Fluoride riboswitch aptamer (crcB RNA motif) from Candidatus Zhuqueibacterota, 62 nucleotides, folded computationally.
The RNAcentral record of the sequence draws on Ribocentre.
Its mean pLDDT, the model's own confidence on a scale to 100, is 75.
RNA sequence: AGUAUUAAUGGCGAUGGGGUUCGCCUUUAACCGCCUAAACGGCUGAUAACUCCUACCGGUUA
Numbered sequence: 001a002g003u004a005u006u007a008a009u010g011g012c013g014a015u016g017g018g019g020u021u022c023g024c025c026u027u028u029a030a031c032c033g034c035c036u037a038a039a040c041g042g043c044u045g046a047u048a049a050c051u052c053c054u055a056c057c058g059g060u061u062a
Base pairs, nucleotide, nucleotide: 010025011024012023013022016053017052018051019050020049021048033043034042035041
C1' cells in the first nucleotide's frame, strides 16, 4: 500500500420531527411513488408499519 472477512458506528425506506418495530446498504451503496411516447403536463401521500406532534388544504362556528 492492496485484498478479503467480521463487528461497531452510521446512512436509507418519494415532502418536517419524536417513540416502538421491521427491512435494506457500507460510499461507484442502499433509497429517490404513479399516469403519459415525452414534458416545463396530470394525480396521490407528511408513516416501510403502528402511533403522536407540527406544517398545509377544505368545511363549520364565534